Predicted 3D model of a 78-nucleotide RNA (c-di-GMP-I riboswitch aptamer) from Alkaliphilus serpentinus. Model confidence (mean pLDDT): 85 of 100. RNAcentral holds the sequence, with entries from Rfam.
[in-house]
């Protein structure tokens, strides 16, 4: 990328685990996504504060469904 096909991923919520939190396994379930596949330890942003610290605050925790950049990748007609 065509009003094609096949095939994928799965937001909110709920239900269980983890975990100070933020967030995140796992099964539900589907708001959406054409890279919503990977990458966070050295682009930038964002959340969170156990812990330090008098406080203000700080990542060594986290977000790839925020952006960019790298790496891989299914189908495919004019």
């Nucleotide at each position: 990328g065509a009003u094609a096909a096949a095939g994928g991923c799965a937001a909110a919520c709920c239900a269980u685990g983890g975990g100070a939190a933020a967030c995140u396994g796992u099964g539900g379930g589907a708001c959406g996504c054409a890279a919503a596949g990977c990458c966070a330890a050295a682009g930038g942003g964002c959340c969170u504060a156990a812990u330090c610290g008098a406080a203000a605050g700080a990542a060594u925790g986290g977000c790839a469904g925020c952006c960019g950049a790298g790496c891989u990748a299914c189908c495919g007609a004019a």
NCBI's taxonomy places the organism under Bacteria, Bacillota, Peptostreptococcales, Natronincolaceae, Alkaliphilus.